[in-house]
Context: one part of a larger RNA
RNA sequence: CUCUCUCUAAGGAACUCGGCAAAAUAACUCCGUAACUUCGGGAGAAGGAGUGCCUCUUUUUGUUAUUAGGGUUCGCCCCUAAGAAGCAUGAAGAGGUUGCAAAAAAUAGUCCCAGGCGACUGUUUAACAAAAACACAGGUUCCUGCUAACUCGAAAGAGGAUGUAUAGGAGCUGACGCCUGCCCAGUGCUGGAAGGUCACAGAAGUUGGUUAGGAGCAAUCCGAAGCUAGCGACUUAAGCCCCAGUGAACGGCGGCCGUAACUAUAACGGUCCUAAGGUAGCGAAAUUCCUUGUCAGGUAAGUUCUGACCCGCAUGAAUGGCGUAACGAUCUGGGAACUGUCUCGGAGAGAGACUCG
Numbered sequence: 001c002u003c004u005c006u007c008u009a010a011g012g013a014a015c016u017c018g019g020c021a022a023a024a025u026a027a028c029u030c031c032g033u034a035a036c037u038u039c040g041g042g043a044g045a046a047g048g049a050g051u052g053c054c055u056c057u058u059u060u061u062g063u064u065a066u067u068a069g070g071g072u073u074c075g076c077c078c079c080u081a082a083g084a085a086g087c088a089u090g091a092a093g094a095g096g097u098u099g100c101a102a103a104a105a106a107u108a109g110u111c112c113c114a115g116g117c118g119a120c121u122g123u124u125u126a127a128c129a130a131a132a133a134c135a136c137a138g139g140u141u142c143c144u145g146c147u148a149a150c151u152c153g154a155a156a157g158a159g160g161a162u163g164u165a166u167a168g169g170a171g172c173u174g175a176c177g178c179c180u181g182c183c184c185a186g187u188g189c190u191g192g193a194a195g196g197u198c199a200c201a202g203a204a205g206u207u208g209g210u211u212a213g214g215a216g217c218a219a220u221c222c223g224a225a226g227c228u229a230g231c232g233a234c235u236u237a238a239g240c241c242c243c244a245g246u247g248a249a250c251g252g253c254g255g256c257c258g259u260a261a262c263u264a265u266a267a268c269g270g271u272c273c274u275a276a277g278g279u280a281g282c283g284a285a286a287u288u289c290c291u292u293g294u295c296a297g298g299u300a301a302g303u304u305c306u307g308a309c310c311c312g313c314a315u316g317a318a319u320g321g322c323g324u325a326a327c328g329a330u331c332u333g334g335g336a337a338c339u340g341u342c343u344c345g346g347a348g349a350g351a352g353a354c355u356c357g
Stems, first nucleotide, its partner, number of pairs: 001352008010343002014341001019338001027051005036041001038175001052097008061088003066082006098102001110336007117328002122134002138173007150159003176323004181253003186250002188246005195241003201235002205231006213222003254272005281315001282312001293309005
């Protein structure tokens, strides 16, 4: 010097990103206990006091000698009630007594205030993340009438389910309370069938090839039927176009200009665009760039924190909005207590390091 511990004057978070680590609290009995609240909680809230041993007094409970009543198989045999003394047991009071200290050692909550998030118990990245992530009860939408929908499987078949819409599958949201606004133009889904488009298939007709045959002196030309290669009016489903509906479907929810008897602002008006122009609520927020916004609180001093304001770069209603008691090895700010975290070090124990072996 390193590790694991013990103690430390005065101060007591001045340390530090941050009280990280350490210290502190701790048992039982009694007293006492706030806001808030879903009336259950919060709560061991908080905050106090007592605790050993000896003697005495009062008393609780248990046991039963005995007494009384009843039963009786006549055995102080059984049941019930009362219950002395003694013993055991718990409590209260008074007095005394030892020690620094009586829950004498060890084991054994730190607490409070405020806010964010998630209701809660639970689950998770075996071996860097335990959380605000997942799940959840509850809510809601869609599908499914049973050979169900859906899933696995070329299939047989199986699951769903030896279930049957108070059931099963899929999606979103996520206790509870108050609520959940406008837009169906786009995309999706559902429904509709008049018209347009349109596949396979069929097909009137039509074009070409081939050639029996015909013409020709010949070259060659024409050429029926059949076969063959095309084209093809017309008939023709779903789908798409089209017409509606639908947002707890995917999603979206404006701009410019002017105006009031100081100024400022604009309840009001004009205009353009749109499917409709963000309602209630919340708001510098887990969202705010400018920004350490401004004001207030807390501090001597506060980029964090709390309460407001609203100018929301770029909040907003089941991609849920806003509240919310309880809960949390959650995150943030403050306080009490406590301390070697620190001022700032020091002393000690053990194990290493070092020397010899």
This is a predicted structure of a 357-nucleotide part of an RNA (large-subunit ribosomal RNA, domain IV) from Synechococcales cyanobacterium bin2.concoct.b11b12b14.033. The sequence was found in a public genome assembly. The prediction has a mean pLDDT of 87. Rfam family: Bacterial large subunit ribosomal RNA.